[in-house]
Context: one part of a larger RNA
RNA sequence: CGUAGGAGAUUUGAGGAGUGUGGACCCUAGUACGAGAGGACCGGGUCGAACGAACCUCUGGUGAACCGGUUGUUCCGCCAGGAGCAUAGCCGGGUAGCUACGUUCGGAUCAGAUAAACGCUGAAAGCAUAUAAGCGUGAAGCUGACUCCAAGAUGAGAUCUCAAUCCCGUAAGGGUGAAGAGUCGUGGUAGACUACCACGUUGAUAGGCCGGGGGUAGAAGCACCGCAAGGUGUGGAGCUGACCGGUACUAAUCGCUCGGAAAU
Repeated sequence: CGUAGGAGAUUUGAGGAGUGUGGACCCUAGUACGAGAGGACCGGGUCGAACGAACCUCUGGUGAACCGGUUGUUCCGCCAGGAGCAUAGCCGGGUAGCUACGUUCGGAUCAGAUAAACGCUGAAAGCAUAUAAGCGUGAAGCUGACUCCAAGAUGAGAUCUCAAUCCCGUAAGGGUGAAGAGUCGUGGUAGACUACCACGUUGAUAGGCCGGGGGUAGAAGCACCGCAAGGUGUGGAGCUGACCGGUACUAAUCGCUCGGAAAU
């Protein structure tokens, strides 16, 4: 820009893309077959490889704004307690998120038309012949079925819902300005930007605060014990990023722009 008025939702599916794998064991059955050695078709079940998708309950990884330990040094006047620097100084753990080495699931089944192949009936050609007319069986392959995209499918589809002005003017025209959209702001299940999604006081969108969870591992101060290093008690203490919930304290204020209300 189009989809012959403007919007907001929900859809149909022309068409396109994806998936499509392979194995072992058990039963049938030591059966059929075979002198024996050996050893099935068909059918049923179990396990599981690689691959793929989703996810984070578990197991791990990461986790430089979380917690703790510790060395050297400088500083906070000193002690105690801390801060800076030293690869994040080094070391031990670790929430959310992201992840695989983790978890769950997938390939299937079924139908249709077929290939090679195998048939039925059957003439030409009194026979024969699966073929000439006619009718079947038959693949991991083809078409559906399964998953995803999809009306720019210009062949532009469908359904539901919303608004459906008024004023001045003889007219030309001027004013008003609906549904809705945007701008702006708070953000994230989204993200390079954009877009998308949630929210904007009729408000829990983010921060703060409160409560909880999870993490760390027993804070400081004080008391006691010990010559001391240190230990014990107060006390599952103190601290705590992203997690869960609550709460208008802070910030989403007020506005502005587009749109143009067709036909009957």
Background
The prediction has a mean pLDDT of 89. A computed fold for a 264-nucleotide part of an RNA from a Vulcanimicrobiota bacterium, annotated as large-subunit ribosomal RNA, domain VI. The sequence was found in a public genome assembly.